[in-house]
């Protein structure tokens, strides 16, 4: 170059027949508990879903283009 795969909280990840506030686990903070600590219980916060533009009454999903990773074939 060509083709396919990924990209969603600080980390791994789910959610892809388009639909109502976007979650989960771990980790952060607060509290309860303990003689402290860990564990444990509850609670709390963190996202413009890689940019960017399009379709649509509505887009994390669909479409084009572009980054950044992976993988294969030349």
């Nucleotide at each position: 170059g060509u083709a396919c795969c990924c990209u969603u909280a600080g980390c791994u990840c789910a959610g892809u027949u388009g639909g109502a506030u976007a979650g989960a686990g771990c980790a952060a903070c607060u509290g309860c508990c303990u003689u402290c600590u860990a564990a444990g219980c509850a609670g709390u916060a963190g996202g413009u879903c890689g940019a960017g533009g399009g379709u649509u009454c509505g887009a994390a999903u669909c479409c084009c283009c572009c980054a950044g990773g992976g993988c294969a074939c030349g």
Molecule: transfer RNA
Organism: uncultured Clostridia bacterium